RNA sequence: CCAGAGGGUUGGGCGACCGCCGCCGCGCGUAAGCGUUGGGGGAGGAAAGUCCGGGCUCCAGCGAGGAACGGUGCCGGGUAAUUCCCGGCUGGGCCAGCGAGCAAUCAAAACGCCCAAGGGACAGUGCCACAGAAAUCAUACCGCCUUGCCUCGGCAAGGUAAGGUCGAAACGGUGCGGUAAGAGCGCACCGCGCUUCUGGUAACAGCGGCGGCACGGUAAACCCCACCGGGAGCAAGAUCGAAUAGGAAUGGCGUAUGGCAUCCUCCUGCCAGUCAUUCGGGUUGAUUGCUUGAGGCGCUGGGUAAUCAGCGUCCUAGAGGAAUGGUCGCACAGAGCUUCGGCUUGGACAAAACCCGGCUUAUAGACCCUCUGGCGCU
Numbered sequence: 001c002c003a004g005a006g007g008g009u010u011g012g013g014c015g016a017c018c019g020c021c022g023c024c025g026c027g028c029g030u031a032a033g034c035g036u037u038g039g040g041g042g043a044g045g046a047a048a049g050u051c052c053g054g055g056c057u058c059c060a061g062c063g064a065g066g067a068a069c070g071g072u073g074c075c076g077g078g079u080a081a082u083u084c085c086c087g088g089c090u091g092g093g094c095c096a097g098c099g100a101g102c103a104a105u106c107a108a109a110a111c112g113c114c115c116a117a118g119g120g121a122c123a124g125u126g127c128c129a130c131a132g133a134a135a136u137c138a139u140a141c142c143g144c145c146u147u148g149c150c151u152c153g154g155c156a157a158g159g160u161a162a163g164g165u166c167g168a169a170a171c172g173g174u175g176c177g178g179u180a181a182g183a184g185c186g187c188a189c190c191g192c193g194c195u196u197c198u199g200g201u202a203a204c205a206g207c208g209g210c211g212g213c214a215c216g217g218u219a220a221a222c223c224c225c226a227c228c229g230g231g232a233g234c235a236a237g238a239u240c241g242a243a244u245a246g247g248a249a250u251g252g253c254g255u256a257u258g259g260c261a262u263c264c265u266c267c268u269g270c271c272a273g274u275c276a277u278u279c280g281g282g283u284u285g286a287u288u289g290c291u292u293g294a295g296g297c298g299c300u301g302g303g304u305a306a307u308c309a310g311c312g313u314c315c316u317a318g319a320g321g322a323a324u325g326g327u328c329g330c331a332c333a334g335a336g337c338u339u340c341g342g343c344u345u346g347g348a349c350a351a352a353a354c355c356c357g358g359c360u361u362a363u364a365g366a367c368c369c370u371c372u373g374g375c376g377c378u
Stems, first nucleotide, its partner, number of pairs: 001374010013330006020042002023039002025036004044349001048360002051358005056233004060268002063266005069229005074088005089118001090116005099106002119224002124222002126218003141164002143160007172190006191213001192211004197206003237288004247279007258271003295314008332347001334345004
């Protein structure tokens, strides 16, 4: 310098004029409200998705036990909480050096970086297409060995799974011995299982010992195990005003009982009503909820970090059919051209509606950090 992977910050700036909305002030007005010479403020990192978790509001229980349904799934920490965040463990991927090779390459792989929807396959069920001889206690197609026969091309019987075929995957891998030929058949090392000890809060790791040890994989298949979970939601709710029909029909259960916000049982409480279906009537107005909050920013301290504590400072939309805009100028990131004077162009995704913390998705351009490979220089 080029390419790639991951993470973070920012994502338009300044000025003028006109216009809009809230609040404060001032003036008018009995009030509702009107005016403006004044002052301050006014859409994001995702406001999107509505996927999680909460704050808040209401409901007969937000009491006990269970069921259904749903969610999570290695360990520890953080948080109001979470399926989120941080750190670690395990598994997998990439890769330098080393090793083999004439070379292409092959094998193996530290530090580092990246990924993981990370409990259980010996509770049970299902699936593993095609290919292949054969896909689970499944197989003998080619082949190897022994014996017999023979027209010397082969045929039959028995043994075998080391070599080859096929495949994502074939009754562990490499080597030596042994055998008629082979095979964990035996041995060494690796792998796998169990285990004393050591280190670690733990997941787990390491040295050692014992065991020839393989009926595979798949649960983002059904399922099993452990843990967690009231319901509904700002169109929640509250107040004021206005109007109507405190409506009617059918059916169920109803005072020894019935009904009451997923279902069942128990307990407590409330109501004599209540549930289901159908028909019909009134209202659709105003205020509030509505923005000072698990808040932002700065400094110091603890902590590997996520974050926590203390001190200081700031108030940064609250519309109500929906404001946050338009025009002009200047400068600028980037790009192209250039006679190097400059000229042309010029910014993506996108728009609050009760609020907050996350996740996911979209994103032109600019800057920064970590890692990998290549080229060049020193």
Predicted 3D model of a 378-nucleotide RNA (Bacterial RNase P class A) from a Sphingomonadaceae bacterium. The prediction has a mean pLDDT of 75. Of the family's consensus pairs, 93% are formed in the model. It matches the Rfam family "Bacterial RNase P class A". The family's RNA type in Rfam is ribozyme. Rfam links the family to the GO terms dimeric ribonuclease P complex, tRNA processing and ribonuclease P activity. RNAcentral holds the sequence, with entries from ENA. The gene name in the source record is rnpB.